A computed fold for a 93-nucleotide RNA from an uncultured Gemmatimonadota bacterium, annotated as c-di-GMP-I riboswitch aptamer.

[in-house]
RNA sequence: CGCCCGAUAGAGCACACCCGGAGCGAUCCGGGGUCGCAAAACUAGAGGUCUCGACCGCGCGAAUGCCGCGGCAGAGAUAGCUCGGUUGCCGAA
Numbered sequence: 001c002g003c004c005c006g007a008u009a010g011a012g013c014a015c016a017c018c019c020g021g022a023g024c025g026a027u028c029c030g031g032g033g034u035c036g037c038a039a040a041a042c043u044a045g046a047g048g049u050c051u052c053g054a055c056c057g058c059g060c061g062a063a064u065g066c067c068g069c070g071g072c073a074g075a076g077a078u079a080g081c082u083c084g085g086u087u088g089c090c091g092a093a
Stems, first nucleotide, its partner, number of pairs: 005091002012037002017032006035080001041086003045083003048078005055071005
């Protein structure tokens, strides 16, 4: 010095919830707030979950339509769901 690892020290972030705002929505942004986090920093590559949904099927109905339920292409969201990628503070055992 590097890796593993997670003591020390100084820092950091901010769940739920509340307020304001954006969005059809999942959710996101700002403020407050601190459940927790050794990457709870960044990244949507893989998987999972969630949203919207053309289309398909079923139901109601005289029929069209509307509505409801289910399936799903596609598009989107989620990094504090898992794996992966990139970077990083301290330096005990």
It was read from a public genome assembly, where an Rfam model found it.